[in-house]
RNA sequence: ACAGAAAAAUGGCACGACAGGGGCGACCCUGAUCACGCAAAGCGUAGGAUCUCACGAAGAUAGCCGCGUUGCCUGU
Numbered sequence: 001a002c003a004g005a006a007a008a009a010u011g012g013c014a015c016g017a018c019a020g021g022g023g024c025g026a027c028c029c030u031g032a033u034c035a036c037g038c039a040a041a042g043c044g045u046a047g048g049a050u051c052u053c054a055c056g057a058a059g060a061u062a063g064c065c066g067c068g069u070u071g072c073c074u075g076u
């Protein structure tokens, strides 16, 4: 530099449930425990898509897809 997520290894994140809090709501935050799954389920982006509403030049979701960017391991 390229390729891969097949087998490993070190680890990582945390669907959802539960408790408390915020919001009209979608949903978000914190926490002991459990862990659905994920090779980027690291970070960023609301482009597409979906959802909410008090329908507004409003809001929510990045673990729906896409895009940008960085990284662990293995092989060549």
Base pairs, nucleotide, nucleotide: 001076002075003074004073012038013037016034017033018031019030020029021028022027036063042069043068044067045066047065048064049061050060051059052058

A computed fold for a 76-nucleotide RNA from Chthonomonas sp. UBA1950, annotated as c-di-GMP-I riboswitch aptamer. Rfam family: c-di-GMP-I riboswitch aptamer. Rfam links the family to the GO term cyclic-di-GMP binding. The organism belongs to Chthonomonas, within Bacteria. Model confidence (mean pLDDT): 80 of 100. It was read from a public genome assembly, where an Rfam model found it.